Context: one part of a larger RNA
RNA sequence: UGACGGGGGCCCGCACAAGCGGUGGAGUAUGUGGUUUAAUUCGACGCAACGCGAAGAACCUUACCAAGGCUUGACAUCCUGUGACAGCCAUAGAAAUAUGGACUUCUUAGUUUACUAAGACACGGAGACAGGUGGUGCAUGGUUGUCGUCAGCUCGUGUCGUGAGAUGUUGGGUUAAGUCCCGCAACGAGCGCAACCCCUACAGCUAGUUGCCAGCACGUAAUGGUGGGAAAACUCGCAGAAGACUGCCGCCGAAAGGCCAGAGGAAGGUGGGGAUGACGUCAAGUCCUCAUGGCCUUUAUGAUUAGGGCUACACACGUGCUACAAUGGCUGAUACAAAGGGAAGCGAAACUGCGAAGUUAAGCGAAUCCCUUAAAACAGGUCCCAGUUCGGAUUGUAGGCUGCAACUCGCCUACAUGAAGUCGGAAUCGCUAGUAAUCGCAGGUCAGCAUACUGCGGUGAAUACGUUCCCGGGUCACA
Repeated sequence: UGACGGGGGCCCGCACAAGCGGUGGAGUAUGUGGUUUAAUUCGACGCAACGCGAAGAACCUUACCAAGGCUUGACAUCCUGUGACAGCCAUAGAAAUAUGGACUUCUUAGUUUACUAAGACACGGAGACAGGUGGUGCAUGGUUGUCGUCAGCUCGUGUCGUGAGAUGUUGGGUUAAGUCCCGCAACGAGCGCAACCCCUACAGCUAGUUGCCAGCACGUAAUGGUGGGAAAACUCGCAGAAGACUGCCGCCGAAAGGCCAGAGGAAGGUGGGGAUGACGUCAAGUCCUCAUGGCCUUUAUGAUUAGGGCUACACACGUGCUACAAUGGCUGAUACAAAGGGAAGCGAAACUGCGAAGUUAAGCGAAUCCCUUAAAACAGGUCCCAGUUCGGAUUGUAGGCUGCAACUCGCCUACAUGAAGUCGGAAUCGCUAGUAAUCGCAGGUCAGCAUACUGCGGUGAAUACGUUCCCGGGUCACA
RNA backbone atom coordinates (compact mmCIF):
# COMPACT_ATOMS: atom_id res chain seq x y z
C1' U A 1 0.00 0.00 0.00
C1' G A 2 -3.71 -3.59 -0.48
C1' A A 3 -6.71 -7.85 0.99
C1' C A 4 -9.23 -9.82 5.15
C1' G A 5 -12.10 -9.10 10.37
C1' G A 6 -18.50 -14.31 12.93
C1' G A 7 -14.78 -5.55 14.97
C1' G A 8 -16.88 -0.17 14.57
C1' G A 9 -19.26 4.40 11.88
C1' C A 10 -22.02 6.20 7.41
C1' C A 11 -24.72 4.77 2.84
C1' C A 12 -27.10 1.79 -1.12
C1' G A 13 -29.60 -2.55 -3.69
C1' C A 14 -36.59 -6.81 -4.37
C1' A A 15 -30.89 -7.59 0.35
C1' C A 16 -34.41 -8.14 4.42
C1' A A 17 -39.14 -6.50 6.00
C1' A A 18 -44.58 -5.53 3.93
C1' G A 19 -47.27 -7.96 -0.02
C1' C A 20 -48.63 -10.95 -4.66
C1' G A 21 -47.50 -15.26 -7.49
C1' G A 22 -44.40 -19.51 -7.95
C1' U A 23 -40.61 -23.82 -7.51
C1' G A 24 -39.88 -28.12 -4.11
C1' G A 25 -45.28 -33.06 -4.15
C1' A A 26 -48.27 -35.16 -9.53
C1' G A 27 -48.09 -36.07 -15.01
C1' U A 28 -45.30 -34.49 -18.96
C1' A A 29 -41.55 -31.47 -22.19
C1' U A 30 -36.50 -30.31 -22.15
C1' G A 31 -31.22 -30.04 -20.35
C1' U A 32 -27.60 -32.43 -17.08
C1' G A 33 -25.48 -36.29 -13.89
C1' G A 34 -25.32 -41.43 -13.46
C1' U A 35 -25.96 -46.14 -15.55
C1' U A 36 -26.17 -48.83 -20.05
C1' U A 37 -24.23 -49.27 -24.97
C1' A A 38 -20.61 -51.21 -30.81
C1' A A 39 -21.62 -45.81 -30.31
C1' U A 40 -24.90 -43.43 -26.82
C1' U A 41 -19.89 -37.30 -30.63
C1' C A 42 -17.88 -32.89 -28.08
C1' G A 43 -17.83 -28.64 -24.97
C1' A A 44 -20.17 -25.81 -20.56
C1' C A 45 -19.93 -27.27 -13.63
C1' G A 46 -21.37 -22.22 -7.20
C1' C A 47 -23.46 -17.33 -8.04
C1' A A 48 -21.47 -16.38 -13.61
C1' A A 49 -22.81 -25.03 -16.15
C1' C A 50 -27.68 -27.73 -16.46
C1' G A 51 -35.00 -25.11 -22.52
C1' C A 52 -26.56 -23.47 -22.28
C1' G A 53 -23.24 -23.63 -27.62
C1' A A 54 -28.04 -26.06 -30.59
C1' A A 55 -32.35 -19.53 -34.21
C1' G A 56 -35.05 -26.18 -34.41
C1' A A 57 -30.30 -34.59 -34.54
C1' A A 58 -35.61 -39.12 -39.46
C1' C A 59 -31.29 -38.92 -44.20
C1' C A 60 -28.21 -34.58 -44.47
C1' U A 61 -26.51 -31.89 -40.32
C1' U A 62 -22.65 -35.37 -37.59
C1' A A 63 -17.97 -34.41 -35.21
C1' C A 64 -19.62 -40.90 -32.65
C1' C A 65 -20.12 -46.61 -33.80
C1' A A 66 -19.80 -51.19 -36.76
C1' A A 67 -19.30 -52.36 -42.01
C1' G A 68 -18.06 -51.59 -47.70
C1' G A 69 -14.61 -49.45 -50.90
C1' C A 70 -10.21 -44.83 -51.77
C1' U A 71 -4.81 -43.17 -51.01
C1' U A 72 -1.66 -36.70 -54.49
C1' G A 73 -6.78 -37.79 -52.15
C1' A A 74 -13.68 -34.56 -51.12
C1' C A 75 -10.65 -29.25 -51.47
C1' A A 76 -5.70 -25.77 -53.49
C1' U A 77 -1.17 -24.62 -56.50
C1' C A 78 2.82 -26.42 -59.59
C1' C A 79 5.03 -30.43 -63.62
C1' U A 80 3.73 -33.95 -67.47
C1' G A 81 0.59 -36.92 -70.91
C1' U A 82 -4.18 -37.62 -73.26
C1' G A 83 -8.77 -35.28 -75.52
C1' A A 84 -13.37 -32.73 -75.05
C1' C A 85 -16.22 -33.21 -70.66
C1' A A 86 -20.88 -33.88 -68.74
C1' G A 87 -24.88 -36.83 -69.68
C1' C A 88 -27.33 -41.84 -71.54
C1' C A 89 -27.82 -47.40 -71.58
C1' A A 90 -26.54 -52.45 -69.67
C1' U A 91 -24.43 -55.69 -65.79
C1' A A 92 -22.71 -56.26 -60.48
C1' G A 93 -23.53 -53.81 -55.72
C1' A A 94 -27.12 -51.70 -49.93
C1' A A 95 -24.77 -47.43 -51.92
C1' A A 96 -20.17 -45.27 -52.89
C1' U A 97 -18.34 -47.38 -57.03
C1' A A 98 -16.48 -51.02 -60.76
C1' U A 99 -16.78 -53.09 -65.79
C1' G A 100 -18.70 -52.76 -70.75
C1' G A 101 -21.42 -50.23 -74.88
C1' A A 102 -23.30 -46.50 -78.17
C1' C A 103 -23.40 -41.30 -78.93
C1' U A 104 -21.00 -36.60 -78.43
C1' U A 105 -15.81 -33.93 -80.07
C1' C A 106 -14.79 -26.86 -76.28
C1' U A 107 -12.84 -21.51 -77.05
C1' U A 108 -9.20 -18.00 -79.14
C1' A A 109 -4.97 -16.71 -82.35
C1' G A 110 -1.52 -17.83 -86.35
C1' U A 111 -0.30 -20.00 -90.95
C1' U A 112 -3.78 -22.48 -94.57
C1' U A 113 -7.91 -26.92 -94.46
C1' A A 114 -4.73 -29.98 -90.81
C1' C A 115 -1.11 -28.50 -88.13
C1' U A 116 1.06 -25.24 -84.28
C1' A A 117 0.53 -22.19 -79.90
C1' A A 118 -2.34 -20.38 -75.79
C1' G A 119 -6.63 -20.83 -72.53
C1' A A 120 -10.77 -23.25 -69.99
C1' C A 121 -12.53 -28.04 -68.54
C1' A A 122 -12.10 -33.32 -67.67
C1' C A 123 -9.30 -37.84 -67.06
C1' G A 124 -4.43 -40.61 -66.21
C1' G A 125 0.81 -40.42 -63.98
C1' A A 126 4.98 -38.74 -60.62
C1' G A 127 5.99 -36.04 -56.35
C1' A A 128 6.20 -31.43 -53.71
C1' C A 129 2.03 -31.16 -50.78
C1' A A 130 -3.21 -31.16 -49.39
C1' G A 131 -6.32 -32.68 -45.11
C1' G A 132 -7.31 -33.19 -39.49
C1' U A 133 -14.45 -30.75 -35.32
C1' G A 134 -6.64 -34.49 -33.37
C1' G A 135 -4.08 -32.28 -28.26
C1' U A 136 -2.81 -27.74 -25.59
C1' G A 137 -8.06 -21.62 -23.96
C1' C A 138 -2.22 -22.89 -18.50
C1' A A 139 1.47 -20.67 -25.45
C1' U A 140 -2.14 -16.87 -28.08
C1' G A 141 -5.35 -13.16 -31.25
C1' G A 142 -10.31 -12.13 -31.60
C1' U A 143 -14.70 -12.49 -28.85
C1' U A 144 -17.92 -13.32 -24.39
C1' G A 145 -19.52 -13.87 -19.18
C1' U A 146 -18.89 -11.81 -14.19
C1' C A 147 -18.34 -8.29 -10.01
C1' G A 148 -21.63 -3.99 -12.14
C1' U A 149 -24.39 0.65 -15.11
C1' C A 150 -21.36 -0.61 -9.07
C1' A A 151 -18.95 4.81 -8.79
C1' G A 152 -15.09 4.18 -9.08
C1' C A 153 -9.73 3.92 -11.61
C1' U A 154 -5.59 6.95 -12.68
C1' C A 155 -1.97 10.71 -14.56
C1' G A 156 1.21 15.49 -15.04
C1' U A 157 3.47 19.27 -12.24
C1' G A 158 4.08 20.84 -7.22
C1' U A 159 4.58 19.74 -1.95
C1' C A 160 5.60 16.16 2.24
C1' G A 161 8.38 11.57 3.53
C1' U A 162 15.50 8.49 4.01
C1' G A 163 12.03 5.21 1.51
C1' A A 164 7.80 2.07 0.18
C1' G A 165 4.43 5.92 -0.59
C1' A A 166 1.20 10.07 0.71
C1' U A 167 -1.31 14.49 -0.91
C1' G A 168 -4.83 15.62 -4.91
C1' U A 169 -9.38 11.46 -4.40
C1' U A 170 -9.47 13.23 2.74
C1' G A 171 -12.96 16.94 5.71
C1' G A 172 -18.40 19.76 6.17
C1' G A 173 -22.90 19.39 3.30
C1' U A 174 -25.41 17.25 -1.06
C1' U A 175 -26.53 13.71 -5.10
C1' A A 176 -28.73 8.16 -8.66
C1' A A 177 -23.43 9.43 -9.36
C1' G A 178 -15.48 11.22 -7.51
C1' U A 179 -23.03 14.78 -8.92
C1' C A 180 -22.28 19.62 -7.34
C1' C A 181 -20.90 23.41 -3.54
C1' C A 182 -17.76 25.11 0.50
C1' G A 183 -13.12 24.37 2.83
C1' C A 184 -8.12 22.59 2.23
C1' A A 185 -0.46 22.09 -0.19
C1' A A 186 -2.30 21.52 -3.64
C1' C A 187 -3.27 23.19 -8.98
C1' G A 188 -4.97 20.95 -13.20
C1' A A 189 -6.10 16.78 -16.54
C1' G A 190 -7.76 11.81 -18.48
C1' C A 191 -10.90 7.05 -18.56
C1' G A 192 -15.69 6.32 -16.27
C1' C A 193 -20.97 9.35 -14.26
C1' A A 194 -24.15 12.74 -16.81
C1' A A 195 -25.33 14.73 -21.66
C1' C A 196 -25.14 13.95 -27.01
C1' C A 197 -28.19 8.66 -30.00
C1' C A 198 -33.03 5.50 -30.60
C1' C A 199 -38.21 4.35 -28.99
C1' U A 200 -42.32 6.33 -26.14
C1' A A 201 -45.96 10.38 -23.74
C1' C A 202 -48.62 16.33 -25.61
C1' A A 203 -49.58 19.94 -29.28
C1' G A 204 -48.54 22.45 -33.84
C1' C A 205 -46.07 22.83 -38.95
C1' U A 206 -44.75 20.18 -43.83
C1' A A 207 -46.32 16.79 -47.55
C1' G A 208 -51.46 13.18 -48.75
C1' U A 209 -51.24 7.25 -51.60
C1' U A 210 -51.89 2.03 -51.10
C1' G A 211 -53.86 5.59 -45.66
C1' C A 212 -58.32 8.95 -44.11
C1' C A 213 -64.08 10.19 -44.71
C1' A A 214 -66.97 15.90 -42.68
C1' G A 215 -70.46 17.37 -46.29
C1' C A 216 -72.85 15.67 -51.39
C1' A A 217 -74.51 11.50 -54.60
C1' C A 218 -75.13 6.08 -55.60
C1' G A 219 -75.57 1.25 -53.62
C1' U A 220 -76.02 -2.66 -49.73
C1' A A 221 -78.57 -7.20 -44.96
C1' A A 222 -74.01 -4.48 -43.49
C1' U A 223 -69.08 -2.13 -44.38
C1' G A 224 -64.98 4.20 -47.44
C1' G A 225 -68.18 -0.56 -50.82
C1' U A 226 -68.42 3.11 -55.35
C1' G A 227 -68.38 8.20 -57.52
C1' G A 228 -66.10 11.94 -55.29
C1' G A 229 -63.45 15.07 -51.50
C1' A A 230 -58.10 17.33 -50.32
C1' A A 231 -58.10 21.15 -45.66
C1' A A 232 -63.05 22.10 -43.38
C1' A A 233 -61.36 17.93 -40.21
C1' C A 234 -59.87 13.21 -37.86
C1' U A 235 -56.75 8.62 -37.71
C1' C A 236 -52.11 7.44 -39.52
C1' G A 237 -47.35 6.97 -41.68
C1' C A 238 -42.79 10.81 -43.38
C1' A A 239 -39.41 14.87 -42.48
C1' G A 240 -37.76 18.87 -39.65
C1' A A 241 -38.55 21.94 -35.47
C1' A A 242 -40.81 23.02 -30.37
C1' G A 243 -41.41 21.42 -25.31
C1' A A 244 -38.89 20.33 -19.01
C1' C A 245 -34.45 23.93 -17.51
C1' U A 246 -35.39 23.27 -10.29
C1' G A 247 -37.29 27.95 -15.29
C1' C A 248 -41.41 30.40 -11.43
C1' C A 249 -43.59 31.10 -6.04
C1' G A 250 -42.93 29.69 -0.85
C1' C A 251 -40.36 26.93 3.52
C1' C A 252 -35.59 25.05 5.16
C1' G A 253 -30.34 25.66 4.40
C1' A A 254 -24.13 28.88 5.08
C1' A A 255 -25.98 34.05 1.04
C1' A A 256 -23.52 28.24 -2.12
C1' G A 257 -24.85 23.35 -3.64
C1' G A 258 -29.40 21.56 -2.75
C1' C A 259 -33.97 19.57 -0.15
C1' C A 260 -39.42 19.82 0.81
C1' A A 261 -44.11 21.65 -0.83
C1' G A 262 -47.01 24.31 -4.66
C1' A A 263 -48.53 26.52 -9.35
C1' G A 264 -48.80 26.14 -14.45
C1' G A 265 -48.31 21.92 -17.72
C1' A A 266 -49.42 16.30 -21.93
C1' A A 267 -45.22 15.36 -19.02
C1' G A 268 -41.56 17.53 -12.88
C1' G A 269 -37.26 17.21 -10.80
C1' U A 270 -32.15 11.59 -14.61
C1' G A 271 -40.59 11.89 -17.21
C1' G A 272 -40.79 6.02 -18.79
C1' G A 273 -37.91 2.28 -21.61
C1' G A 274 -33.42 0.96 -24.71
C1' A A 275 -28.44 1.26 -26.56
C1' U A 276 -24.02 2.52 -24.08
C1' G A 277 -20.22 -1.56 -19.48
C1' A A 278 -13.99 2.69 -16.72
C1' C A 279 -8.95 0.61 -14.53
C1' G A 280 -9.17 -4.22 -13.47
C1' U A 281 -10.78 -9.44 -11.15
C1' C A 282 -11.76 -14.80 -11.90
C1' A A 283 -4.36 -18.40 -15.66
C1' A A 284 -13.31 -17.52 -15.81
C1' G A 285 -15.44 -19.55 -21.12
C1' U A 286 -14.27 -20.56 -26.26
C1' C A 287 -8.01 -24.04 -30.45
C1' C A 288 -16.01 -27.49 -32.17
C1' U A 289 -17.36 -20.05 -35.51
C1' C A 290 -12.83 -17.92 -37.20
C1' A A 291 -7.48 -16.97 -36.96
C1' U A 292 -2.91 -18.89 -34.92
C1' G A 293 2.52 -20.90 -32.24
C1' G A 294 4.61 -25.55 -30.52
C1' C A 295 3.18 -30.78 -30.62
C1' C A 296 0.77 -35.19 -32.92
C1' U A 297 -1.26 -37.83 -37.44
C1' U A 298 -0.24 -38.88 -43.20
C1' U A 299 -2.96 -46.43 -47.22
C1' A A 300 -5.08 -42.51 -41.63
C1' U A 301 -6.49 -39.09 -36.24
C1' G A 302 -7.62 -37.74 -43.87
C1' A A 303 -11.73 -38.43 -47.33
C1' U A 304 -16.32 -41.45 -49.22
C1' U A 305 -20.96 -44.62 -48.97
C1' A A 306 -25.31 -46.85 -46.99
C1' G A 307 -26.98 -48.33 -41.96
C1' G A 308 -27.09 -47.38 -36.74
C1' G A 309 -26.30 -43.77 -32.71
C1' C A 310 -26.66 -38.51 -30.61
C1' U A 311 -33.98 -40.06 -29.09
C1' A A 312 -31.06 -45.83 -24.54
C1' C A 313 -33.40 -45.88 -18.81
C1' A A 314 -33.45 -48.73 -12.13
C1' C A 315 -32.50 -43.70 -10.75
C1' A A 316 -30.89 -38.23 -9.01
C1' C A 317 -30.97 -32.78 -9.99
C1' G A 318 -32.11 -28.03 -12.79
C1' U A 319 -35.57 -25.18 -16.00
C1' G A 320 -40.50 -25.11 -18.10
C1' C A 321 -45.65 -26.64 -19.52
C1' U A 322 -50.50 -28.76 -17.92
C1' A A 323 -53.33 -29.47 -13.74
C1' C A 324 -55.65 -30.55 -9.10
C1' A A 325 -61.32 -26.98 -10.46
C1' A A 326 -67.13 -23.20 -9.46
C1' U A 327 -63.11 -16.09 -9.69
C1' G A 328 -64.35 -22.94 -12.76
C1' G A 329 -65.55 -26.78 -16.97
C1' C A 330 -68.77 -27.32 -21.23
C1' U A 331 -72.11 -25.06 -24.84
C1' G A 332 -74.21 -21.84 -28.71
C1' A A 333 -74.04 -16.62 -29.81
C1' U A 334 -70.75 -12.34 -29.89
C1' A A 335 -66.87 -7.46 -29.13
C1' C A 336 -62.07 -5.10 -29.13
C1' A A 337 -55.37 -5.27 -30.61
C1' A A 338 -50.37 -4.42 -31.51
C1' A A 339 -46.17 -5.99 -33.83
C1' G A 340 -44.32 -8.93 -37.51
C1' G A 341 -43.80 -12.19 -42.13
C1' G A 342 -44.71 -13.41 -47.54
C1' A A 343 -42.25 -15.33 -54.42
C1' A A 344 -39.14 -22.66 -54.90
C1' G A 345 -43.52 -17.60 -50.90
C1' C A 346 -48.31 -15.79 -48.39
C1' G A 347 -52.55 -18.01 -50.39
C1' A A 348 -58.60 -15.19 -50.34
C1' A A 349 -63.42 -16.82 -52.13
C1' A A 350 -66.02 -21.27 -53.68
C1' C A 351 -66.62 -26.59 -53.31
C1' U A 352 -65.53 -31.58 -50.65
C1' G A 353 -64.53 -33.68 -45.75
C1' C A 354 -66.93 -34.55 -38.48
C1' G A 355 -61.78 -32.94 -38.65
C1' A A 356 -56.46 -32.64 -39.69
C1' A A 357 -56.77 -31.33 -44.71
C1' G A 358 -57.80 -31.55 -50.05
C1' U A 359 -59.46 -29.64 -55.11
C1' U A 360 -59.59 -25.52 -58.08
C1' A A 361 -57.83 -20.72 -57.97
C1' A A 362 -58.36 -14.58 -57.43
C1' G A 363 -54.96 -11.06 -55.51
C1' C A 364 -50.14 -9.61 -53.72
C1' G A 365 -42.57 -8.56 -54.27
C1' A A 366 -47.47 -5.81 -50.56
C1' A A 367 -49.94 1.14 -45.73
C1' U A 368 -53.30 -1.95 -51.67
C1' C A 369 -53.52 -8.83 -51.50
C1' C A 370 -52.71 -12.82 -47.95
C1' C A 371 -51.11 -15.09 -43.21
C1' U A 372 -55.58 -12.82 -39.85
C1' U A 373 -61.89 -15.37 -36.97
C1' A A 374 -56.94 -12.54 -31.39
C1' A A 375 -57.85 -14.93 -26.62
C1' A A 376 -59.05 -13.90 -21.90
C1' A A 377 -63.45 -10.32 -21.35
C1' C A 378 -69.08 -9.40 -21.57
C1' A A 379 -74.19 -11.39 -21.43
C1' G A 380 -77.38 -16.24 -21.74
C1' G A 381 -77.84 -21.80 -20.82
C1' U A 382 -75.98 -26.15 -18.26
C1' C A 383 -73.07 -28.84 -14.49
C1' C A 384 -73.88 -28.76 -8.20
C1' C A 385 -68.60 -30.17 -5.14
C1' A A 386 -67.92 -35.78 -6.93
C1' G A 387 -61.60 -38.16 -8.56
C1' U A 388 -66.77 -35.29 -11.19
C1' U A 389 -69.29 -32.70 -17.59
C1' C A 390 -62.29 -31.50 -12.96
C1' G A 391 -57.71 -33.38 -15.03
C1' G A 392 -55.63 -34.97 -19.30
C1' A A 393 -51.15 -38.86 -19.17
C1' U A 394 -51.24 -43.63 -21.38
C1' U A 395 -52.97 -47.08 -24.96
C1' G A 396 -55.95 -49.03 -29.35
C1' U A 397 -58.15 -48.21 -34.24
C1' A A 398 -58.80 -45.24 -38.58
C1' G A 399 -56.85 -41.09 -41.14
C1' G A 400 -54.07 -36.27 -42.78
C1' C A 401 -49.40 -33.45 -43.96
C1' U A 402 -44.15 -32.70 -45.05
C1' G A 403 -40.40 -35.35 -47.31
C1' C A 404 -36.37 -40.24 -51.73
C1' A A 405 -37.81 -42.08 -46.91
C1' A A 406 -41.70 -41.03 -40.62
C1' C A 407 -39.66 -48.88 -38.05
C1' U A 408 -35.74 -47.28 -34.79
C1' C A 409 -37.24 -41.42 -34.61
C1' G A 410 -41.76 -36.23 -36.90
C1' C A 411 -46.18 -33.23 -36.31
C1' C A 412 -51.50 -33.07 -36.65
C1' U A 413 -56.93 -35.06 -36.79
C1' A A 414 -61.32 -38.22 -35.47
C1' C A 415 -63.39 -42.07 -32.39
C1' A A 416 -62.51 -44.93 -28.12
C1' U A 417 -59.48 -45.33 -23.54
C1' G A 418 -59.43 -41.99 -19.01
C1' A A 419 -53.40 -42.77 -15.12
C1' A A 420 -51.33 -39.65 -11.28
C1' G A 421 -53.14 -35.41 -9.19
C1' U A 422 -57.89 -32.74 -3.99
C1' C A 423 -52.65 -26.95 -3.69
C1' G A 424 -47.47 -29.81 -2.28
C1' G A 425 -41.95 -31.27 3.90
C1' A A 426 -37.30 -29.00 4.91
C1' A A 427 -36.05 -25.38 1.88
C1' U A 428 -36.09 -21.84 -2.10
C1' C A 429 -37.19 -18.08 -6.48
C1' G A 430 -39.31 -13.69 -9.10
C1' C A 431 -41.53 -8.99 -8.81
C1' U A 432 -42.19 -1.81 -6.59
C1' A A 433 -46.66 -0.03 -11.92
C1' G A 434 -48.98 -0.36 -17.00
C1' U A 435 -44.89 -3.78 -12.97
C1' A A 436 -46.49 -8.83 -10.85
C1' A A 437 -50.29 -12.06 -12.23
C1' U A 438 -53.19 -13.63 -16.32
C1' C A 439 -54.71 -13.89 -21.86
C1' G A 440 -53.70 -14.70 -26.63
C1' C A 441 -50.78 -13.07 -31.38
C1' A A 442 -46.39 -12.91 -34.40
C1' G A 443 -41.33 -13.90 -35.79
C1' G A 444 -36.47 -16.27 -36.37
C1' U A 445 -34.58 -21.29 -37.00
C1' C A 446 -37.37 -24.30 -40.57
C1' A A 447 -39.16 -29.35 -46.32
C1' G A 448 -41.56 -31.06 -41.75
C1' C A 449 -41.21 -30.53 -36.26
C1' A A 450 -41.70 -25.18 -30.28
C1' U A 451 -44.46 -26.36 -23.53
C1' A A 452 -38.03 -23.20 -25.77
C1' C A 453 -36.27 -18.34 -27.40
C1' U A 454 -37.09 -13.20 -29.21
C1' G A 455 -40.76 -9.62 -29.73
C1' C A 456 -46.09 -7.69 -29.58
C1' G A 457 -50.30 -6.04 -27.59
C1' G A 458 -55.30 -7.17 -24.17
C1' U A 459 -57.04 -7.31 -18.90
C1' G A 460 -54.59 -5.50 -14.74
C1' A A 461 -53.43 -5.78 -8.74
C1' A A 462 -51.32 -5.91 -3.53
C1' U A 463 -47.54 -3.78 -0.54
C1' A A 464 -43.10 -0.89 1.12
C1' C A 465 -43.58 0.88 8.96
C1' G A 466 -38.64 0.82 8.23
C1' U A 467 -32.89 -0.57 8.00
C1' U A 468 -32.44 -4.47 13.95
C1' C A 469 -31.22 -8.92 11.20
C1' C A 470 -29.61 -12.38 6.31
C1' C A 471 -26.91 -11.57 1.32
C1' G A 472 -24.06 -8.45 -2.01
C1' G A 473 -21.77 -3.69 -2.86
C1' G A 474 -19.52 1.47 -1.86
C1' U A 475 -16.83 4.48 1.68
C1' C A 476 -14.05 6.20 6.33
C1' A A 477 -10.95 5.58 10.45
C1' C A 478 -8.96 1.01 13.52
C1' A A 479 -5.45 -2.82 14.27